[in-house]
RNA sequence: UCUUAUCCAGAGCGGCAGAGGGACCGGCCCCGUGAAGCUGCGGCAACCCCUCAGGCUGAGCAACUCCGCGUCAGCCAGAGAAGGGUGCCAAUUCCGUCAGGUUUUCUGGAAGAUGAGA
Numbered sequence: 001u002c003u004u005a006u007c008c009a010g011a012g013c014g015g016c017a018g019a020g021g022g023a024c025c026g027g028c029c030c031c032g033u034g035a036a037g038c039u040g041c042g043g044c045a046a047c048c049c050c051u052c053a054g055g056c057u058g059a060g061c062a063a064c065u066c067c068g069c070g071u072c073a074g075c076c077a078g079a080g081a082a083g084g085g086u087g088c089c090a091a092u093u094c095c096g097u098c099a100g101g102u103u104u105u106c107u108g109g110a111a112g113a114u115g116a117g118a
Base pairs, nucleotide, nucleotide: 001118002117003116004115005114006113007112012041013040014039015038016037020030021029022028025096026095027094042089043088044087047085048084049083050080051079052078054076055075056074057073058072059071060069061068093111098108099107100106101105
């Protein structure tokens, strides 16, 4: 950089430090009752690895007339959370921005974030 999935749920205390932070812009917020950052411990979650049971396809084995086995791989949807790889722990991604419909908001998109693959 590209592809793809998700983003209205959930989960914070301590130490160091000392003024910013919420991506950008506009709002609106958080913050010396201590921001960013670093760090210790804890937690959330279920994307990947993993575990369990199921289905489909292909290969394999058996049989070769029919009925099979469930060994391996891939895929699909589901359950789990002990462990590993990430991620996350104010506010819906804090809200909006662009387009369409509507007068309240809804749908889609852009941008961004995270995972997995390339």
Molecule: SAM riboswitch aptamer (S box leader)
Organism: Aggregatilinea lenta